[in-house]
RNA sequence: GCCCUCGUAGCUCAAUGGAUAGAGCGUCUGGCUUCGAACCAGAAGGUUGGGGGUUCGAUCCCCUCCGAGGGUA
Numbered sequence: 001g002c003c004c005u006c007g008u009a010g011c012u013c014a015a016u017g018g019a020u021a022g023a024g025c026g027u028c029u030g031g032c033u034u035c036g037a038a039c040c041a042g043a044a045g046g047u048u049g050g051g052g053g054u055u056c057g058a059u060c061c062c063c064u065c066c067g068a069g070g071g072u073a
Stems, first nucleotide, its partner, number of pairs: 001072007010025004018056001027043005049065005
């Protein structure tokens, strides 16, 4: 250089073009407890890497840029 995969919550990952983008862990608050852990209930947390395009509608399809990993002489 070329080819492939990936980028979504603090972390690990879902979501095959359609309602308010969800789960586990973590964090916070409350309950329980002598206190904690565990457990139970609830809450906060997202410009879906940036920009543009297609579409009535995009996390999803297309283009480009940035970043990560792998392959290739």